Predicted 3D model of a 73-nucleotide RNA (transfer RNA) from an Anaerolineaceae bacterium. Rfam family: tRNA. Its family is annotated with triplet codon-amino acid adaptor activity in the Gene Ontology. Its mean pLDDT, the model's own confidence on a scale to 100, is 81. NCBI's taxonomy places the organism under Bacteria, Bacillati, Anaerolineae, Anaerolineales, Anaerolineaceae.
């Protein structure tokens, strides 16, 4: 150069047949506890890698380009 998978809250990862996105751990706070630690509750955090095209609506479907990681040459 090619060719394949991937990119989604701090982190680690779902989320189909397109209908404005959730988990676990992490945090903030509550409750329990003499106090910690566990535990239980609640609440905050995501323009879903950039831009464009399709569509009444795109995380999803097309294109380009950025990144990562294999592999070929």
């Nucleotide at each position: 150069g090619c060719c394949a998978u991937c990119g989604u809250g701090g982190c680690u990862c779902a989320g189909u047949u397109g209908g404005u996105a959730g988990a676990g751990c992490a945090g903030a706070c509550g409750a329990u506890u003499c106090g910690u630690a566990a535990u239980c509750g609640u609440c905050a955090g995501g323009u879903c890698g950039u831009g464009g095209g399709u569509u009444c609506g795109a995380u999803c479907c097309c294109c380009a380009c950025c990144g990562a990681u294999g592999g070929c040459u």